[in-house]
Context: one part of a larger RNA
Molecule: small-subunit ribosomal RNA, 5' domain
Organism: uncultured bacterium
C1' cells in the first nucleotide's frame, strides 16, 4: 500500500445492494419450523323433509431420508481430480409389452366393562378396505441344462430347453386417476484405484482379524465385512507408527508474477443432532423436531411413576472486545400430499435493527472590499482568518407538505366463445412487500460535517502555558525556562459521513 463476518474512541444526513454470535458443539421459558389424501375404508358428528353437503378420531397410501442448522470430530478413498464396476441398487418420473381372475380370516374405530394422580393401559363383543394371508394364470423374471458370438480373468450376450421358484386393487363427476410383472431410459445412490492433501524424529520401529490363501456365511454389491482352517506374512527413513492441529473443496484476500495466506456469506462433498451404544421401518436413514437401551442434566408427581432435547426461525440467560425482530405473507420461486380445488411450508419472498461493508447522492449556486466586526499575531506600520461573513441575485437534489401511482400475475378458478375433443380465444377475479418505487404540484437556502495530523520519514507553524515535571511516541526520539516534538488558542495539511486506533493476512 491493499483487505477484514472486525471490535474500540469521537462524530453521524439519505439511498440502493449486500452482511450480522468468528466466544461455551453452553443451557434453555414461550410460540411457530412436516404434512396431506373422503376420488382406498367403515363410522361419527353437524346442516337439511330428502337427496346431498360439512367437518373429521380411528385404519391406509404417499411424504416426513428433501429443505433448513452447525463444524464437535476427521490427516481419512474425507475431499479434489481422473477412472473403473464383466461386482451393484434406484420410490416417484419417462418410454415399451403384457396382465388384473377367484377366495380367506382378522383388526383400529365403535359399544360394554375395568385399572391409573398422569403418561397412558388391559378385557369382552362386533366391523371395512387400495391394509393382511392362502389359490389359479406367467412364451418375458429368477434357477437348472445345451449350443453359439465376444471379450480383459472371474465372466458378458444371445437362441434353445426344462418348469423347480414368483404378480396384481380398485375409485370416481364416465373423462380419468390408480394396481401388477418384465425389459429399457433418466435421476439418485453404492463400492474399487492411480495421483494430490499441515507440523513435529527433542515419536523408530508397528502389526494378531494382523498380511495372505482355501472354504462358507452375509450384503444390492466386491471384499477379514464376518466365521473355522491352513500358511507365517504386511507397513516402515520414498517417514510407518505415536503426538499435535484441521472439516475439504469451486473460491477469497495479497502479490507484476511465482508464491503466501485463507476456506464467514453462495455452491459442492462430508460428518454431526443432549454424551454413547443398537436395531425396527423402507425404494433410501448421520433417521435434527422417530423408537430402545445406558449416562448426565431439567421438569411433573398422588413417590408407585413419567416427561424432555433450539449445532430449525425468533427469543432468554451465560460467555465475551462483539454480532439484530419473540416482524408480515404463502402474492412470487421451489417443495410435500391431493384428479383438482386446495391445505401445509421460520425454504423461500419481504420487512425491522446496526455507518458492519461497498457503491451513489446531499449538506447550496453565482455575484460580493485593497479587505466590516471578532479572534490571532505583531517589527504597532502591519499581516493572517478572507470572497469566508453580510449583503444581492438564484436553483431545489435529499428532505417536509399535497396529489396521482405501478411492475412483479403466470397460474387457477368463475363466465361464455370455439374445437381436430388434446386444446384454444374473451372477460373478470388473485400482491406480503405497499398507497412503496416512481411522477407532478407547492413552500423553502431553510432540517443535514467530522476526524485524524502538522520535528524528520511524510502533505502542512507560529503565540501562550509547562520546564527532565507533567507528558509524547511507529522508528529516530522530543521536554532540565524563548519547546514548530508535552497541553491549548489561532492558523494550515489530509480524508470525508465518516475519520483514527487497535487486532490479523499478504
Nucleotide at each position: 500500500g491493499a483487505a477484514c463476518g472486525a471490535a474500540c474512541g469521537c462524530u453521524g444526513g439519505u439511498g440502493g445492494c449486500g452482511u450480522g454470535u468468528c466466544u461455551u458443539a453452553u443451557a434453555c421459558a414461550u410460540g411457530c419450523a412436516a404434512g396431506u389424501c373422503g376420488a382406498g375404508c367403515g363410522g361419527u358428528g353437524c346442516a337439511g323433509c330428502a337427496a346431498u353437503g360439512c367437518a373429521u378420531a380411528g385404519c391406509g397410501g404417499c411424504g416426513a431420508a428433501c429443505g433448513g442448522g452447525u463444524g464437535a470430530g476427521u490427516a481419512a478413498c474425507g475431499c479434489g481430480u481422473a477412472a473403473g464396476c464383466a461386482a451393484u441398487c434406484u420410490g416417484c418420473c419417462c418410454c415399451a409389452u403384457g396382465c388384473c381372475c377367484g377366495g380367506g380370516a382378522a383388526u383400529a374405530g365403535c359399544c360394554g366393562u375395568g385399572c391409573c394422580a398422569a403418561c397412558g393401559c388391559g378385557c369382552g363383543g362386533g366391523u371395512a378396505a387400495u391394509a393382511c394371508c392362502g389359490g389359479a394364470u406367467a412364451u418375458a423374471g429368477u434357477g437348472g441344462c445345451u449350443c453359439c458370438c465376444u471379450g480383459c480373468a472371474u465372466a458378458g450376450g444371445g437362441a434353445g430347453u426344462u418348469g423347480a421358484c414368483g404378480a396384481a386393487a380398485g375409485a370416481u363427476u364416465u373423462a380419468u386417476c390408480g394396481g401388477c410383472a418384465u425389459g429399457g431410459g433418466a435421476u439418485g445412490a453404492g463400492c474399487u484405484u492411480g495421483c494430490g492433501u499441515c507440523c513435529g524424529a527433542u515419536u523408530a520401529g508397528c502389526u494378531a482379524g494382523u498380511u495372505g490363501g482355501c472354504g462358507g456365511g452375509g450384503c444390492a454389491a466386491c471384499g477379514g465385512c464376518c466365521c473355522a482352517c491352513c500358511a507365517a506374512g504386511g507397513c516402515g527413513a520414498c517417514g510407518a507408527u505415536c503426538g499435535g492441529u484441521a472439516g475439504c473443496c469451486g473460491g477469497c484476500c495479497u502479490g507484476a508474477g511465482a508464491g503466501g495466506g485463507u476456506g464467514a456469506u453462495c455452491g459442492g462433498c462430508c460428518a454431526c443432532a443432549u454424551u454413547g451404544g443398537g436395531a425396527c421401518u423402507g425404494a433410501g436413514a448421520u433417521a435434527c423436531g422417530g423408537c430402545c437401551c445406558a449416562g448426565a442434566c431439567u421438569c411433573c408427581u398422588a413417590c408407585g411413576g413419567g416427561a424432555g432435547g433450539c449445532a430449525g426461525c425468533a427469543g432468554u440467560a451465560g460467555g465475551g472486545a462483539a454480532u439484530a425482530u419473540u416482524g408480515c405473507a404463502c402474492a412470487a420461486u421451489g417443495g410435500g400430499g391431493g384428479a383438482a380445488a386446495c391445505c401445509c411450508u421460520g425454504a423461500u419472498g419481504c420487512a425491522g435493527c446496526a455507518a458492519c461493508g461497498c457503491c451513489a447522492c446531499g449538506u447550496g449556486u453565482g455575484g460580493g472590499a485593497a479587505g466590516a466586526a471578532g479572534c490571532a499575531u505583531u517589527u504597532c506600520g502591519g499581516u493572517g482568518u478572507g470572497u469566508a461573513a453580510a449583503c444581492c441575485a438564484c436553483u431545489g437534489u435529499c428532505g417536509u407538505g399535497a396529489g396521482g401511482g405501478a411492475a412483479u400475475a403466470a397460474g387457477g378458478c368463475u363466465a361464455u366463445u370455439u374445437u381436430u375433443c388434446g386444446g384454444a380465444g374473451u372477460a373478470g377475479u388473485u400482491g406480503a412487500a405497499u398507497g412503496u418505487a416512481c411522477c407532478u404540484c407547492g413552500a423553502g437556502a431553510g432540517g443535514a460535517a467530522g476526524c485524524a495530523c502538522c520535528g524528520g520519514c511524510a502533505a502542512a507553524c507560529u503565540u501562550c502555558g509547562u520546564g527532565c515535571c507533567a507528558g509524547c511516541a511507529g522508528c529516530c526520539g522530543c521536554g532540565g525556562u524563548a519547546a514548530u516534538a508535552c497541553g491549548a488558542g489561532g492558523g494550515g495539511u489530509g480524508c470525508a459521513a465518516g475519520c483514527g486506533u487497535u487486532g490479523u493476512u499478504c